Context: one part of a larger RNA
RNA sequence: CUGGGCGUAAAGGAUGCGUAGGCGGAAAGAUAAGUGAGAUGUGAAAUCCCUAAGCUCAACUUAGGAUGUGCAUUUCAAACUGUCUAUCUAGAGUACAGGAGAGGUAAGCGGAAUUCCUAGUGUAGCGGUGAAAUGCGUAGAUAUUAGGAAGAACACCAGUGGCGAAGGCGGCUUACUGGACUGAAACAGACGCUGAGGCAUGAAAGCGUGGGGAGCAAACAGGAUUAGAUACCCUGGUAGUCCACGCCGUAAACGAUGAAUACUAGGUGUAGGAGGUAUCGACCCCUUCUGUGCCGCAGUAAACACAAUAAGUAUUCCGCCUGGGGAGUACGAUCGCAAGAUUAAAACUC
Numbered sequence: 001c002u003g004g005g006c007g008u009a010a011a012g013g014a015u016g017c018g019u020a021g022g023c024g025g026a027a028a029g030a031u032a033a034g035u036g037a038g039a040u041g042u043g044a045a046a047u048c049c050c051u052a053a054g055c056u057c058a059a060c061u062u063a064g065g066a067u068g069u070g071c072a073u074u075u076c077a078a079a080c081u082g083u084c085u086a087u088c089u090a091g092a093g094u095a096c097a098g099g100a101g102a103g104g105u106a107a108g109c110g111g112a113a114u115u116c117c118u119a120g121u122g123u124a125g126c127g128g129u130g131a132a133a134u135g136c137g138u139a140g141a142u143a144u145u146a147g148g149a150a151g152a153a154c155a156c157c158a159g160u161g162g163c164g165a166a167g168g169c170g171g172c173u174u175a176c177u178g179g180a181c182u183g184a185a186a187c188a189g190a191c192g193c194u195g196a197g198g199c200a201u202g203a204a205a206g207c208g209u210g211g212g213g214a215g216c217a218a219a220c221a222g223g224a225u226u227a228g229a230u231a232c233c234c235u236g237g238u239a240g241u242c243c244a245c246g247c248c249g250u251a252a253a254c255g256a257u258g259a260a261u262a263c264u265a266g267g268u269g270u271a272g273g274a275g276g277u278a279u280c281g282a283c284c285c286c287u288u289c290u291g292u293g294c295c296g297c298a299g300u301a302a303a304c305a306c307a308a309u310a311a312g313u314a315u316u317c318c319g320c321c322u323g324g325g326g327a328g329u330a331c332g333a334u335c336g337c338a339a340g341a342u343u344a345a346a347a348c349u350c
Stems, first nucleotide, its partner, number of pairs: 004321003007304002012318001014201004021194003025088002028085004033081002035077008049065006091191001093187002096183003103177007110154001114150008125136002162169002206247006215241002220236004258317006266295011299306002323350003332343004
């Protein structure tokens, strides 16, 4: 390189947008670059192959043929690909009318709980555990009542429910704002799919500056347990967790399953619409679109299982894999304040 692969054996990029590139709907005409056919020229000789001939045979030599799959010029064809012209509406999109939603950002508000402070009542315990102790408490704790302060999270509703590209999003209200879905079919007319580089987003932890700090809690201290106990259990407790701005750029970032399109038995839930029958109206019932679950046939698969949300049948494009260890390491480079991240070997060894 080819081939074969990528749910679990090695292997899908964390996710999106998008440049180059690759691929691309229906019908008509033109062209002839790709494509196909013919002709001419060339493709040296020797060699190789075939048929003869000459050395007594053979090797060897000679003659003829074939081959030389290529290139150039030229003539023809026009199905397919390309290009151009003028069209179409089934893909994609815009406008219109609707309902749904923890989608995002900002501001404001709320109640329960917790801790702390003040005051009242009240007295000897409280707390904690397998059992204890450290700890708190006669300087009046725990309990209880009233008032106040602070920060963080939003019980029930809540649902293999919803929304978002992924990360993720859950009290209420307001403002601004993104996307999807359904209906009807007005406009427009292939405007599409994918996407190396690139750009943007990206949990938690961590970092910088400034705030904030109730609860929880790495580190740390003490008490237990134990042979020991740098742990599990208990009492405390600092970073951090929260906010603003900036960085980091990684996760079992998982559906361990890239994106898009088309097709391929059924059954049963659920969420958001639309339509029909019926009805006074609604529910029920039926049909259909979109999302989200379960079961299951064909098919696939090493098996497990997947099965219209495919791991089935096909096409297009990207990423990735190639025995285990060494190693996601060294070196170099790029990025970063750092921590480190990305890219990424070899010797050697089994």